[in-house]
Context: one part of a larger RNA
RNA sequence: GGACGAACGCUGGCGGCGCGCCUUAUGCAUGCAAGUCGAACGAGAACUAGUUCAUUCGUAAGAUUGAAUUAGGGACAGUGGCGAACGGGUGCGUAACACGUGAGAAACCUGCCCUGGAGAUCGGGAUAGCCCGAGGAAACUCGGAUUAAUACCGAAUAUGCUCACAGGACCACAUGGUCCAGUGAGGAAACAGUCCGCUGCUCCAGGAUGGUCUCGCGGCCUAUCAGCUUGUUGGUGAGGUAACGGCUCACCAAGGCUCUGACGGGUAGCUGGUCUGAGAGGACGAUCAGCCACACUGGGACUGAGACACGGCCCAGACUCCUACGGGAGGCAGCAGCAGGGAAUAUUGCACAAUGGGCGAAAGCCUGAUGCAGCGACGCCGCGUGCGGGAUGAAGGCCUUCGGGUUGUAAACCGCUUUCAGGAGGGACGAAAAUGACGGUACCUCCAGAAGAAGGCCCGGCCAACUACGUGCCAGCAGCCGCGGUAAUACGUAGGGGCCAAGCGUUGUCC
Repeated sequence: GGACGAACGCUGGCGGCGCGCCUUAUGCAUGCAAGUCGAACGAGAACUAGUUCAUUCGUAAGAUUGAAUUAGGGACAGUGGCGAACGGGUGCGUAACACGUGAGAAACCUGCCCUGGAGAUCGGGAUAGCCCGAGGAAACUCGGAUUAAUACCGAAUAUGCUCACAGGACCACAUGGUCCAGUGAGGAAACAGUCCGCUGCUCCAGGAUGGUCUCGCGGCCUAUCAGCUUGUUGGUGAGGUAACGGCUCACCAAGGCUCUGACGGGUAGCUGGUCUGAGAGGACGAUCAGCCACACUGGGACUGAGACACGGCCCAGACUCCUACGGGAGGCAGCAGCAGGGAAUAUUGCACAAUGGGCGAAAGCCUGAUGCAGCGACGCCGCGUGCGGGAUGAAGGCCUUCGGGUUGUAAACCGCUUUCAGGAGGGACGAAAAUGACGGUACCUCCAGAAGAAGGCCCGGCCAACUACGUGCCAGCAGCCGCGGUAAUACGUAGGGGCCAAGCGUUGUCC
C1' cells in the first nucleotide's frame, strides 16, 4: 500500500447492486416450510332443487316447519398411486479414494422419460373405512359384523428373460464376452379408468439421466510419535451384495506396511475460486457453483428404483413438556422469531405474477425453493450538499514588531439554476390469450424554493500541514524514534493549515 462476512469511536443526504451468527453442531415458545390425484376405490356430512306425507297460518292461491325419497353437490376421514431420497440448512465429524484430475468396470444398478418388439386369458380370498361393542385421563388400542379397487393372491400363456446341462462360430487385457441352435425347470399383467381423444398395466432389448465400485497422480503440521498389524496379508470353499472384494464366516499358510516417514498425536470439510504479489509464491475456502458429511447423542433396520432417510420407524441415553401417576409427547444445522453466548450479524413481512419443483389428462392445488419488500454506510459504485459576480478587503475571531497580517470572495449583497430530496399528474417492461407480489415502484411531465443535506482524522521526524495561551517529568501523548522538570510547532484549548470525504479514524487478521 492492498484486502475484509468485520467490530469499536465520532459523524451521517440520496440511489443502484451485493452482503449480513465468523462465537454455543447451545436450548427453543408460536406460525408456516410436502403434498397431490375423485380420470384407481368404497363410503359420504353440510347445502341446493324436485316429489309424497304430516304440521302451523290463511277463505283461497300460497307460505313455514318436519319426515321419507329422487337428483345434484362434495367437506372431513380412509384404501390405493406417485412424490416425500429433490429442493432448503449446517460444517460436527473426516488426513479418507473424502475431494480434484485422469483412467477402468469383460464385476454393476437405474423409478419417471425416449425408441423398438411382444402381450394383457381364467379365477379367488381378504382388509381399511362405515356400523355395533369394549378399554383408556390422553396418546391410542382391542373385539364383532360388513364392503371396494389400478390393493393382495392362485392358475394359464412366454418373442424375449433367468438357472442347469451339453454343442458350434466369432472376439478379447487374465478371470472371460457376444451370437446361433438344443433339452429341462422357473417367472407377467389392470378390458383398469375414460369426457372415447386417450391415459395407464406386464415382459424383453436399446438409449438417456442419475448412481455404485476399483486404480494412477495431487494437495496440512509434528520424529520431543519408530516401529505398526491377527480379519491382520494371502489362499481354498461357502454366505452375502446390484456388483468385485476378508465384505462376513470355516479351514490352511505366515504374511502385510514402514525413514520415499508406517503407526500415533494435533489441526482441518475438499474444489472451482478469493485476497495479495511484476511474477514465482504466500494466505484463505464468507456469498455463488460442484462434490462430501451430518440432522438432539449413539445404534439399527423397514419401505422403496433410490435412504440406513432433517420436518419416517424401532431401541438406548441426556434434556424438555403433558398426566387422572397407569402412561404418553417432542427434536428449527428449513423460513421468520426467542433465550443464551458474544466486540458482532436482520422481519414472527408480501406473493406464487415470473423461474423451477411435486401431483394431476386438465382446471388446478402445494411450494419460507424462488421472486420481492423491510432493517443495517457492512461493502463497492454513482450523485448531491449549489453556480457566476461581489473589496468599504465589513463585523467578529486569532496573531501582531501595534504599522498591520490572517480568516477571505469567504460572508453580506446582486444575478442564475433546480440534480437529489419534497408536492401534483401520468405511468410501464417483466406476460405468448388471461394472470404482476414487487408497485402507483422505475420512468416521464409540471410546481416551489438556495431552499432539506459535512464531517472525521491529523499538523516534531518518518509524513502534507504552525502560531498563541494553559500546564510545568504534573496532567497527559505515543506506530517507532521519543515529547512533558516555566517561553512545549510532540500534552490540553483556540485560531490557522493539511489529507480524505458520507464518510473519517482506531483495532484485529492476511499478503

This is a predicted structure of a 511-nucleotide part of an RNA (small-subunit ribosomal RNA, 5' domain) from a metagenome.
Model confidence (mean pLDDT): 84 of 100.
Its Rfam family is "Bacterial small subunit ribosomal RNA". Rfam links the family to the GO terms structural constituent of ribosome and ribosome.
The RNAcentral record of the full RNA draws on SILVA.